Small-subunit ribosomal RNA, 3' major domain from a metagenome, 477 nucleotides, folded computationally. The coordinates come from a structure-prediction model, not an experiment, and the mean pLDDT is 86.
Context: one part of a larger RNA
RNA sequence: UGACGGGGGCCCGCACAAGCGGUGGAGCAUGUGGUUUAAUUCGAGGCAACGCGAAGAACCUUACCCAGGCUUGACAUCCCGUGACAGCCGGUGAAAGCCGAGCUCGCCUUCGGGCGCACGGAGACAGGUGUUGCAUGGCUGUCGUCAGCUCGUGUCGUGAGAUGUUGGGUUAAGUCCCGCAACGAGCGCAACCCUUGUCCGUAGUUACCAGCGUGAAAGGCGGGAACUCUACGGAGACUGCCGGUGAUAAGCCGGAGGAAGGUGGGGAUGACGUCAAGUCAUCACGGCCCUUAUGCCUGGGGCUACACACGUGCUACAAUGGUCGGUACAAAGGGCUGCAACAUUGCAAGAUGGAGCUAAUCCCAAAAAGCCGGCCUCAGUUCGGAUUGGAGUCUGCAACUCGACUCCAUGAAGUCGGAAUCGCUAGUAAUCGCGCAUCAGCUACGGCGCGGUGAAUACGUUCCCGGGCCUUGUACA
Numbered sequence: 001u002g003a004c005g006g007g008g009g010c011c012c013g014c015a016c017a018a019g020c021g022g023u024g025g026a027g028c029a030u031g032u033g034g035u036u037u038a039a040u041u042c043g044a045g046g047c048a049a050c051g052c053g054a055a056g057a058a059c060c061u062u063a064c065c066c067a068g069g070c071u072u073g074a075c076a077u078c079c080c081g082u083g084a085c086a087g088c089c090g091g092u093g094a095a096a097g098c099c100g101a102g103c104u105c106g107c108c109u110u111c112g113g114g115c116g117c118a119c120g121g122a123g124a125c126a127g128g129u130g131u132u133g134c135a136u137g138g139c140u141g142u143c144g145u146c147a148g149c150u151c152g153u154g155u156c157g158u159g160a161g162a163u164g165u166u167g168g169g170u171u172a173a174g175u176c177c178c179g180c181a182a183c184g185a186g187c188g189c190a191a192c193c194c195u196u197g198u199c200c201g202u203a204g205u206u207a208c209c210a211g212c213g214u215g216a217a218a219g220g221c222g223g224g225a226a227c228u229c230u231a232c233g234g235a236g237a238c239u240g241c242c243g244g245u246g247a248u249a250a251g252c253c254g255g256a257g258g259a260a261g262g263u264g265g266g267g268a269u270g271a272c273g274u275c276a277a278g279u280c281a282u283c284a285c286g287g288c289c290c291u292u293a294u295g296c297c298u299g300g301g302g303c304u305a306c307a308c309a310c311g312u313g314c315u316a317c318a319a320u321g322g323u324c325g326g327u328a329c330a331a332a333g334g335g336c337u338g339c340a341a342c343a344u345u346g347c348a349a350g351a352u353g354g355a356g357c358u359a360a361u362c363c364c365a366a367a368a369a370g371c372c373g374g375c376c377u378c379a380g381u382u383c384g385g386a387u388u389g390g391a392g393u394c395u396g397c398a399a400c401u402c403g404a405c406u407c408c409a410u411g412a413a414g415u416c417g418g419a420a421u422c423g424c425u426a427g428u429a430a431u432c433g434c435g436c437a438u439c440a441g442c443u444a445c446g447g448c449g450c451g452g453u454g455a456a457u458a459c460g461u462u463c464c465c466g467g468g469c470c471u472u473g474u475a476c477a
Base pairs, nucleotide, nucleotide: 001477002476003474004473005472007471008470009469010468011467012466013465015461016460019424020423021422022421023420026315027314028313029312030311031310032309033308034306035305042053043052064301065300066299067298068297069296070295073125077124078123079121080120081119082118083117087103088102089100090099091098092097106115107114108113127290128289130288131287132286136284137283138279139278140277141275143273148187149186150185151184152183153182154163155162156161167178168177169176193267194266195265196264198235199234200233201232202231203230204229208224209223212222213221214220238261241255242254243253244252245251317417321376322375323374324373325372326371327370333364334363335362338357339356342353343352344351345350383414388409389408390407391406392405393404394403430453431452432451433450434449435448436447
């Protein structure tokens, strides 16, 4: 100087407390361990691994296993030779491939040849998801959006170092004020950026419809430029104003006005560093290793196994509910290898035909919870839907291993969950549906977004956990 203390002081955070809803019990989905297996490819391991890499494992992917094949190779550059090659057809084979037959013959040219492509040959080499993340770059997690981390000059100290950065107040903040052997500065904080909340101007189609006309009706039409909205430019919030308080300061408390008030809400943004944290399997790269194989091609299998254990979720156990009928209101997205209205057909998944739309125009599209009415009457039930049998639909070369969906039948566990444990402070929790990426399809109940309805509680900081500043002890570094 740090680190640590079941030392002290001050202060924060859904850290506790106060509340609301869960997990832990059940069934299923998914990841992991373990076990099994020819293989169940590899990585990730307290917080910070475990719906994680994977925003799509039937083949492919695919790295694993078995089998059949290749050896200058699936891919790159160089040399020599040949001339077309590819494609089509027959045989063989599970395919890769191998054998055979015929048709077909690129571009430029100074006619010497050159270029491109393919095949054959020789070797230099290719190739490796082989190894080392403890050789590395890059990227990332984490403490932590915590308020810290440093430097120059000066001063003090023999020196390590200190001072500044400590102190008194204050703040979300090393934020600001005052004081002070310090005076300044940098990286962080804040602001500048995006979005949302109010208003104004400009603009008016595909969006809008107040007033006027038209129409049986629908902004449908004439029209309008008000309103909504769209998207560009501005205004607006700064403790600016008033009162109190404070050291006359920084500020704090209350109030006015205002759409908004003290960082208005949300996002992006992550200092010096820590964990030899993670990744050699995104990629790149040093060393090491393989080279008729640890490389390459193909078929099939596996990654989907199942006495069990754990994590994360979904659905429930019901009446604030279930079911049937009627009826209302979103936002944000996506669409030409596409979205598909509408009609016909089927109980349905869907099928057939197919208008419109390269989309503020057409479509996906039904929002759901809600509201109105009928039935159920507390039961393992009209709760719950697992499991299983049968019949189908769709995607795709192909749904046996191993897809989703529909219909009929079947109806399991489950009556609110031990010890323990998690999230959340407001348009939040809870609850309800909608969309998108990946994608032929999909094991999505995941992830990322969007809106609808919409709470309870916070006395307080003694305690648990994590963190910041000062101080103290130390046989630790």
The RNAcentral record of the full RNA draws on SILVA.